[in-house]
RNA sequence: GGUCGGCUAGCUCAGCUGGUUAGAGCGCUUGGUUCACAUCCAAGAGGUCGAGGGUUCGAGUCCCCCGCCGACCA
Repeated sequence: GGUCGGCUAGCUCAGCUGGUUAGAGCGCUUGGUUCACAUCCAAGAGGUCGAGGGUUCGAGUCCCCCGCCGACCA
């Protein structure tokens, strides 16, 4: 330098053929249970979906460009 894959909650990851509330598990907070802790139960907080731009009535999803991580080729 080239090809390909990945980037979504604190962490690990889903998210279909673009469709209207952006999710799960773990973690965190509060409450219940317990003498207490753990377990268990209930509720809750937490996201400008890597940055910017474009297409569209509508973008996590499609297009352009940039960045970061990884694999392979040279």

The RNA shown here (transfer RNA) has 74 nucleotides and comes from a Candidatus Dormiibacterota bacterium. RNAcentral records the identical sequence in 4 taxa. It matches the Rfam family "tRNA". By type it is a transfer RNA. RNAcentral holds the sequence, with entries from ENA and MGnify. Model confidence (mean pLDDT): 81 of 100.